[in-house]
Molecule: transfer RNA
Organism: Patescibacteria group bacterium
RNA sequence: GGACGACUAGCUCAGUUGGUUAGAGCGUUGCAUUCACAUUGCAAAGGUCGUUGGUCCGAAUCCAACGUCGUCCA
Numbered sequence: 001g002g003a004c005g006a007c008u009a010g011c012u013c014a015g016u017u018g019g020u021u022a023g024a025g026c027g028u029u030g031c032a033u034u035c036a037c038a039u040u041g042c043a044a045a046g047g048u049c050g051u052u053g054g055u056c057c058g059a060a061u062c063c064a065a066c067g068u069c070g071u072c073c074a
Stems, first nucleotide, its partner, number of pairs: 001073007010026004019057001028044005050066005
């Protein structure tokens, strides 16, 4: 220098050809349970879906550029 892949909650990830409220497990916080802790149950908070722009009535999803990480080639 070239090709490909990944980027979604604090962490690990799902999201089936674009469609109406963006989710799971773990973790965090509160309440209940306990003398207390742990466990368990219930509830809550937490996301501008890597960034910017484009297409479309509508974008996490399609397109382009850029960024970070990884693999391969030279």